This is a predicted structure of a 100-nucleotide RNA (SAM riboswitch aptamer (S box leader)) from Clostridium senegalense. Rfam family: SAM riboswitch aptamer (S box leader). Rfam describes the family as follows. The SAM riboswitch is found upstream of a number of genes which code for proteins involved in methionine or cysteine biosynthesis in Gram-positive bacteria. The organism belongs to Clostridium, within Bacteria. The RNAcentral record of the sequence draws on MGnify.
RNA sequence: UCUUAUUAUGAGUGAUUGAGGGAUCUGGCCCUAUGACGUCCGGCAACCAGCUUUUUAAAGCAUGGUGCUAAUUCCAGCGGUGUUAUGCCGAAAGAUAAGA
Numbered sequence: 001u002c003u004u005a006u007u008a009u010g011a012g013u014g015a016u017u018g019a020g021g022g023a024u025c026u027g028g029c030c031c032u033a034u035g036a037c038g039u040c041c042g043g044c045a046a047c048c049a050g051c052u053u054u055u056u057a058a059a060g061c062a063u064g065g066u067g068c069u070a071a072u073u074c075c076a077g078c079g080g081u082g083u084u085a086u087g088c089c090g091a092a093a094g095a096u097a098a099g100a
Stems, first nucleotide, its partner, number of pairs: 001100007012041001014040003020031003025077004042069003047065003050061005073093001078090004
């Protein structure tokens, strides 16, 4: 880089650090010295491996590899559709896993 799948659920009153953070651009809206981001521990989930039971594809476990742990992927931007208005559906982009 490409392909496929998922992207509405879930997860701390801990330790440490010390000023920013919510992917990028624009516009919003938020979180944050009552301690953000990061790290450790804890936890959640069940994509892959493993194991178990039925069965030929499901269910379960949570040992290993990842991942995640404010807000729908925080929301909109592009297309369609609808309303007085708020919307709804899809795409794009992003994220994660597995494969090439």